[in-house]
Overview
Predicted 3D model of a 466-nucleotide part of an RNA (small-subunit ribosomal RNA, 3' major domain) from a Minisyncoccia bacterium.
Context: one part of a larger RNA
RNA sequence: AGACGGGGACCUGCACAAGCGGUGGAGCAUGUGGUUUAAUUCGAUGAUAAGCGAGGAACCUUACCAAGGCUUGAAAUCUCUAGAAUCCCCGAGAAACCGGGGAGUGCCGCAAGGAACUAGAUGACAGGUGCUGCAUGGUUGCCGUCAGCUCGUGCCGUGAGGUGUUCGGUUAAGUCCAGUAACGAGCGCAACCCCUUUCAAAUGUUGAAUUUUUCAUUUGAGACUGCCCGGGUUAACCGGGAGGAAGGCGGGGACGACGUCAAAUCAGCAUGGCCCUUGACGCCUUGGGCUACACACAUGCUACAAUGGGAAGAUAUAAUGGGUUGCCAAGCCGAAAGGCGGAGCUAAUCCCACCAAAACUUCUCUCAGUUCGGAUUGAGGGCUGCAACUCGCCCUCAUGAAGUUGGAAUCGCUAGUAAUCGUGAAUCAGCAACGUCACGGUGAAUACGUUCUCAGGUCUUGUACU
Repeated sequence: AGACGGGGACCUGCACAAGCGGUGGAGCAUGUGGUUUAAUUCGAUGAUAAGCGAGGAACCUUACCAAGGCUUGAAAUCUCUAGAAUCCCCGAGAAACCGGGGAGUGCCGCAAGGAACUAGAUGACAGGUGCUGCAUGGUUGCCGUCAGCUCGUGCCGUGAGGUGUUCGGUUAAGUCCAGUAACGAGCGCAACCCCUUUCAAAUGUUGAAUUUUUCAUUUGAGACUGCCCGGGUUAACCGGGAGGAAGGCGGGGACGACGUCAAAUCAGCAUGGCCCUUGACGCCUUGGGCUACACACAUGCUACAAUGGGAAGAUAUAAUGGGUUGCCAAGCCGAAAGGCGGAGCUAAUCCCACCAAAACUUCUCUCAGUUCGGAUUGAGGGCUGCAACUCGCCCUCAUGAAGUUGGAAUCGCUAGUAAUCGUGAAUCAGCAACGUCACGGUGAAUACGUUCUCAGGUCUUGUACU
């Protein structure tokens, strides 16, 4: 100087407390461990792994396994030889691959030859999701959007080092003020950027039936403790008020200091070294596996019901998005999934989608394993796709399991938040999405406070630790 303390002081945070809703019990979905397996490819493992890489495992993907094949190789550059390229057929085969036959003679150039392409040969080489994240780059997680981390000169100290950065106030903040052997400065904080809330102006198509103007786009105004009162050191600042759409950082996002964990990733990519390269650790193909199942854990969904289930009505009311290999209207068929159909749309025009669902009104059920709950299973259909057996999704009928609010324990959230309700998108032929990322509708309760738990910051103290 640090680190640590079941030392101290002060302070902060959904850290506790006060509240609301969950998890832990049930069924299912997904991930992981374990076990099994020819293989169940690999990685991630307290917080900081486990609906994570994967924003889509039937084939492909695919890296794993079995079997069948190839060896300058699936793709790249160079050398040599032959043939235009290219197309078609036959045999064997699960395919890849292997064997055989036919058609065809182009372009530039007088020619030699050349360009492009194909096949063969030779080796130089390719290739490797093989190993090492403890050789690395890049990227990322966490402490933590915590308020810290440093430097120059000066001063102090034999020196390591200290000072500045401590102290008194204050702040979300090393934010600012005041003081001060320090005076300045840098990286962080804040601001500059984007969205949102109010207004003005301009421009308006496809938007508003029409105008006011809703809306869209662009530019600008507006908030700065600016004004008033009180407190405070006449300071920073704090409390209250006015005006205002908005008030003291208005709300949200992007943005992550020096560093820590030899944290994660050689399988996204790049890359040093090592290893394999004709019975391959390379490459192709078919099939299987990644979907197994005594069990354990994690994250979710659906419930256990009456502020509820069912039926009908009124046909109440959104926002974000996506669409030409696409979105698909009207109309018709079907009980439905869906089918036929083909208008419109390269989109503020048309479609998904009259876009919603909770909400509202009426009726019924009357506390029951039920008109709760929907797992499981049987049968019949539909769709995608070469192909739904292993192993897809959807519809209808039947079947109706566990479950009556969940032990110890534990999680999220402070406002348009929690809770609850639906909608859209990426990936995508289809879909295992109940996931993820967005969007809006309805819309709470509580915070006395900082004793305690956890994490962090500043100062100080102890130490047999570095």
The source organism's lineage runs through Bacteria, Bacillati, Minisyncoccota and Minisyncoccia. Its mean pLDDT, the model's own confidence on a scale to 100, is 82. Its Rfam family is "Bacterial small subunit ribosomal RNA". Its family is annotated with structural constituent of ribosome and ribosome in the Gene Ontology.